[in-house]
Context: one part of a larger RNA
RNA sequence: CCCGCAGUAAGACGGAAAGACCCCGUGAACCUUUACUGUAGGCUGAUAUUGGGCUGAGAUAUUUCUUGUGUAGGAUAGGUGGGAGGCUUUGAAGCGGGCACGCCAGUGCUCGUGGAGCCAUCCUUGAAAUACCACCCUGGAGGUGUUUUAGUUCUAACCCCGAUUCCCGUGAAACCGGGCGGGGAACAGUUUCAGUUGGGCAGUUUGACUGGGGCGGUCUCCUCCGAAAGAGUAACGGAGGAGUCCAAAGGUACCCUCAGCCUGGUUGGCAAUCAGGCUUCGAGCGCAAAGGUAGAAGGGUGCUUAACUGCGAGACUUAUAAGUCGAGCAGAUACGAAAGUAGGGCUUAGUGAUCCGGUAAUCCCGUGUGGAAGGGUUAUCGCUCAUCAGACAAAAGGUACUCUGGGGAUAACAGGCUUAUCGCUUCCGAGCGUCCAUAGCGGCGAAGCGGUUUGGCACCUCGAUGUCGGCUCAUCACAUCCUGGGGGUGAAGAAGCUCCCAAGGGUUUGGCUGUUCGCCAAUGAAAGUGGUACGUGAGCUGGGUUCAGACCGUCGUGAGACAGGUCGGUCCCUAUCUGCUGUGGG
Numbered sequence: 001c002c003c004g005c006a007g008u009a010a011g012a013c014g015g016a017a018a019g020a021c022c023c024c025g026u027g028a029a030c031c032u033u034u035a036c037u038g039u040a041g042g043c044u045g046a047u048a049u050u051g052g053g054c055u056g057a058g059a060u061a062u063u064u065c066u067u068g069u070g071u072a073g074g075a076u077a078g079g080u081g082g083g084a085g086g087c088u089u090u091g092a093a094g095c096g097g098g099c100a101c102g103c104c105a106g107u108g109c110u111c112g113u114g115g116a117g118c119c120a121u122c123c124u125u126g127a128a129a130u131a132c133c134a135c136c137c138u139g140g141a142g143g144u145g146u147u148u149u150a151g152u153u154c155u156a157a158c159c160c161c162g163a164u165u166c167c168c169g170u171g172a173a174a175c176c177g178g179g180c181g182g183g184g185a186a187c188a189g190u191u192u193c194a195g196u197u198g199g200g201c202a203g204u205u206u207g208a209c210u211g212g213g214g215c216g217g218u219c220u221c222c223u224c225c226g227a228a229a230g231a232g233u234a235a236c237g238g239a240g241g242a243g244u245c246c247a248a249a250g251g252u253a254c255c256c257u258c259a260g261c262c263u264g265g266u267u268g269g270c271a272a273u274c275a276g277g278c279u280u281c282g283a284g285c286g287c288a289a290a291g292g293u294a295g296a297a298g299g300g301u302g303c304u305u306a307a308c309u310g311c312g313a314g315a316c317u318u319a320u321a322a323g324u325c326g327a328g329c330a331g332a333u334a335c336g337a338a339a340g341u342a343g344g345g346c347u348u349a350g351u352g353a354u355c356c357g358g359u360a361a362u363c364c365c366g367u368g369u370g371g372a373a374g375g376g377u378u379a380u381c382g383c384u385c386a387u388c389a390g391a392c393a394a395a396a397g398g399u400a401c402u403c404u405g406g407g408g409a410u411a412a413c414a415g416g417c418u419u420a421u422c423g424c425u426u427c428c429g430a431g432c433g434u435c436c437a438u439a440g441c442g443g444c445g446a447a448g449c450g451g452u453u454u455g456g457c458a459c460c461u462c463g464a465u466g467u468c469g470g471c472u473c474a475u476c477a478c479a480u481c482c483u484g485g486g487g488g489u490g491a492a493g494a495a496g497c498u499c500c501c502a503a504g505g506g507u508u509u510g511g512c513u514g515u516u517c518g519c520c521a522a523u524g525a526a527a528g529u530g531g532u533a534c535g536u537g538a539g540c541u542g543g544g545u546u547c548a549g550a551c552c553g554u555c556g557u558g559a560g561a562c563a564g565g566u567c568g569g570u571c572c573c574u575a576u577c578u579g580c581u582g583u584g585g586g
Base pairs, nucleotide, nucleotide: 001586002585003584004583005582006581007580008579010578011577012576014573015572022407023406024405025404027403028402029399030398031397032396035204036203037202038201039200041197042196043195044194045193046192048190049189051154052153053152054151055150056149057148058147059146060145061144062143063142064141065140066139068137078136079135080134081133082132085119086118087117094113095112096111097110098109099108100107101106158184159183160182161181162180166179167178168177169176207219208218209217216236220242221241222240223239224238225237243388244286245345246344250304251303252302253301254300255299256298258282260278261277262276263275264274284293285292287350289348290347291346308331309330310329311328314325315324316323320389333342334341335340356382357381358380359379360378361377362376364375365374414461415459416457417456418455420454422450423449424448425447426446427445431441432440468543469541470540471539473535474532475531476530477529478528481506482505483504484501485500486499487498488497489496508522509521510520511519512518549567550566551565552564553562554561555560
């Protein structure tokens, strides 16, 4: 050097299973509910099956009889018309009794007695006689018809029973049909329709951005910075605003100049109103900011409605859709002597596509024709459609019982980068140290190193890199715990403190806890700090964490949830290669 054999499991990000954790999908499934929309079922009503009486109540039609004081007035005058007579032995006035109404004055009816009279036209009144007749109004009573409703009753629909042996059907039967008998009864049951209830059941929804996701925040528009002197330009970058207001705060003609400061002047003061001066813009411009503005866009006064209609050359902006500016033409108008100016506001925010529907107008279309219905056109209205280019008119949650497709496009472990944090070192030297910065310390600061903490980033790995602690076996660094050698000392000696060199060897056993850690106990020269995928699960364990069961507390209407607690809970692999150990042959 080559080839074996027996072992061991450190590596081949070993094998196994398109990761179950996490995120994503306008994926799925179950489960919940005061999510949305339905629906079985329930309840209630109407209707059909469904018929007859009686009573009560209501409505309506008809008929009879009644009913009606505001004041003036013989008085309880409903309205209008006709009307000069009407009622009465078929019993008038009057008297007595009863009933009804009543605004207690009276009116109406009836019985008895009585026996021949009573009332109108005449006076008062807006209206003239209930003397008489007719038609009506308001309220009431009685009769009849129709109808509604409530109660009750009947039997013939319909229902139930005859197993304490009713009868029949070729007949045995607790079955079926009929008869007979009994009970209930127009109810119940059933049909159709409607209202209500309805996680019992069903179909679905439950936004996106995001230095993982959730929680929080945000989502449209305006102003400034970022923005790198044309325009444009991102971030969960830094600051603020808007979702309107104004009939004048618009138009026009004419006029005026602010803020601040100084001086003087009654109450009056730092500051009110007045006078003089300085001052070019520091004020004001409805509201944010920016730009603009005194030769006005600011402050006034007069007259007014251009906060008009039909258009629009040409441009800016721009993926589209939108957005912006605009001379000029025609019509009609306001102001101004006129020239002219005026199609809102100093400018930039003050907003919403399409569909669907409403209103007004209109010469338009209008299904054989004329109309109408309906539609079109013009104007306008209805959206915190605010997730603001707006999925539907209409929608919340749980899953640890879970599933699927994907992702290292994205989290948890480990690694990597970084090193804020962390550990260590050095510099400076305010001060402490009786005196004395530096024996020992060292304010405020500065410069580094390390890559053991907590983080940041999200770079390999989600067609899998097993996660805490213990056991076993270790190996390395040195910023050294002990042992060794030295310097300084605020080192008398001893014991220390501090610094330098040094990694050869060593660095314990118990109690509690799953613990690492920690506390306690006892030893010891010492009981070091770290790296090694927080070394080591194809070496062991499985106490903890982190599936499915269950209990408690808390939260939730609930399904369920909880870096809250608690009991329980399957750890697979026969070694091909590399490595290492032992051994054999050439």
The part of an RNA shown here (large-subunit ribosomal RNA, domain V) has 586 nucleotides and comes from a soil metagenome. The full RNA is in RNAcentral, with records from MGnify.